RNA sequence: AUCUGUAAAAGGUAUAGCUACCGAAAGGUAGUGACACAAAGUCACCGGUCUAAGGGGCCAUGCUCUAUGACAGCGGAACCGCCAGA
Repeated sequence: AUCUGUAAAAGGUAUAGCUACCGAAAGGUAGUGACACAAAGUCACCGGUCUAAGGGGCCAUGCUCUAUGACAGCGGAACCGCCAGA
C1' cells in the first nucleotide's frame, strides 16, 4: 500500500417507543432506550424516498403540481478511519 472480515481484543454507533425543545411538515437536537451495524464515519454529486410552508394550476370550504426543506440506518460515487488476518 492492497485485499478480506471466520474468531478475538480495545472500543464505537444507536432502531422502535417515551420525554423535552426546534420546525408549516417531513424531519432534527438532547435525554432515556437497544433493533441492529465493520464504516450505522463524512458528504445531497447521481438515482430513489418523504414533506409542501411559499409559489403555480383547477370545475376551488377543496383537489393537484412544485424543494429553495429533509432522509447518509435506501442504493451508487467521492473523502477519511479503528482492530485483526493475508
Annotation: Predicted 3D model of an 86-nucleotide RNA (c-di-GMP-I riboswitch aptamer) from Candidatus Competibacter denitrificans Run_A_D11.